[in-house]
This is a predicted structure of a 106-nucleotide RNA (SAM riboswitch aptamer (S box leader)) from Oceanobacillus piezotolerans. The sequence was found by an Rfam model in a public genome assembly. The organism belongs to Oceanobacillus, within Bacteria. Its mean pLDDT, the model's own confidence on a scale to 100, is 85. It matches the Rfam family "SAM riboswitch aptamer (S box leader)". From the family's description: The SAM riboswitch is found upstream of a number of genes which code for proteins involved in methionine or cysteine biosynthesis in Gram-positive bacteria.
RNA sequence: UCCUUAUCAAGAGUCGGGGUAGGAACCUGGUCCGUGGAUCCCGCAGCAACCAUUACUUAUGUAAUAAGGUGCUAAUUCCAGCAAGCAUUUGCUUGAACGAUGAGGG
Numbered sequence: 001u002c003c004u005u006a007u008c009a010a011g012a013g014u015c016g017g018g019g020u021a022g023g024a025a026c027c028u029g030g031u032c033c034g035u036g037g038a039u040c041c042c043g044c045a046g047c048a049a050c051c052a053u054u055a056c057u058u059a060u061g062u063a064a065u066a067a068g069g070u071g072c073u074a075a076u077u078c079c080a081g082c083a084a085g086c087a088u089u090u091g092c093u094u095g096a097a098c099g100a101u102g103a104g105g106g
Stems, first nucleotide, its partner, number of pairs: 001106008013044001015043004022033003027081004045073003050069002052065005082095005
């Protein structure tokens, strides 16, 4: 970097240190966050349970655990964009695409 697959309406920081002007992936449009210091980096704390471990079952599934490998800790993946259906004045629902994370593979 690409492919496959599962999940993405829940949950968890008014913490300490560093640092500076933008940030919420990209583009467009909204809407938010941010000099009362965000995003980001380090530490600590926490959440969750994908991998893992244990028990019971054996197409596999269920339950428990949290020491280990990841992940995560504003807003539904912040909302919309494309398609279909409904409604009819710009709204609702579903699906896709994009993206994120895990596991496996090239």